[in-house]
RNA sequence: GGCCGAGUGGCGUAAUGGAUAGCGCAUCUGACUUCGGAUCAGAAGGUUGAGGGUUCAAGUCCCUUCUCGGUCG
Repeated sequence: GGCCGAGUGGCGUAAUGGAUAGCGCAUCUGACUUCGGAUCAGAAGGUUGAGGGUUCAAGUCCCUUCUCGGUCG
């Protein structure tokens, strides 16, 4: 350099072009407990890597680009 794949809260991981982007762990608050842990209830946390395009509507499709991984030379 060519080709292929991945990128979504702190971490991991879903979502057929159509609901307010869901779930688990972690975090925080409350209950429980002598305290802690466990358990239960609740909360906060996401420009879906970046920019643009198509569409009534984009995490999803198209183009460019960045990062990472694989492969070929």